[in-house]
RNA sequence: AUUAUUAAUAGGCAAACCUAUAGAAAUGUAGGGACGCAAAGCUACAGGGACUAAAGUUAUGUAAUAACUAUGUCAGCCAGUUGCCAAA
Numbered sequence: 001a002u003u004a005u006u007a008a009u010a011g012g013c014a015a016a017c018c019u020a021u022a023g024a025a026a027u028g029u030a031g032g033g034a035c036g037c038a039a040a041g042c043u044a045c046a047g048g049g050a051c052u053a054a055a056g057u058u059a060u061g062u063a064a065u066a067a068c069u070a071u072g073u074c075a076g077c078c079a080g081u082u083g084c085c086a087a088a
Base pairs, nucleotide, nucleotide: 005088006087012037013036017032018031019030020029021028022027035076041081042080043079047078048077049074050073051072056068057067058066059065060064
């Protein structure tokens, strides 16, 4: 110095839910709040996967239902990438 395991310290993030707000929705943002997290930091056309379906297409057949579809979204699903403290 590196890897693995088990500890400690400093600092960090914030699920559900509630309020406000943006959005067709998924979901985002802000405040409250902590289920948890050693990457729960960052990356979403150019890895996989998941969610939504406004517009569009098709079907029914004439009035608004159904199906398909991402150009919308998720990094707290896997993944990629960078990285804090640090004793034995």

A computed fold for an 88-nucleotide RNA from Pristimantibacillus lignocellulolyticus (SeqCode), annotated as c-di-GMP-I riboswitch aptamer. The coordinates come from a structure-prediction model, not an experiment, and the mean pLDDT is 81. The source organism's lineage runs through Bacteria, Bacillati, Bacilli, Caryophanales and Pristimantibacillus (SeqCode). Rfam family: c-di-GMP-I riboswitch aptamer. Gene Ontology term of the family: cyclic-di-GMP binding. Rfam's curators write: GEMM was predicted in a large-scale screen for bacterial structured RNA regulatory elements.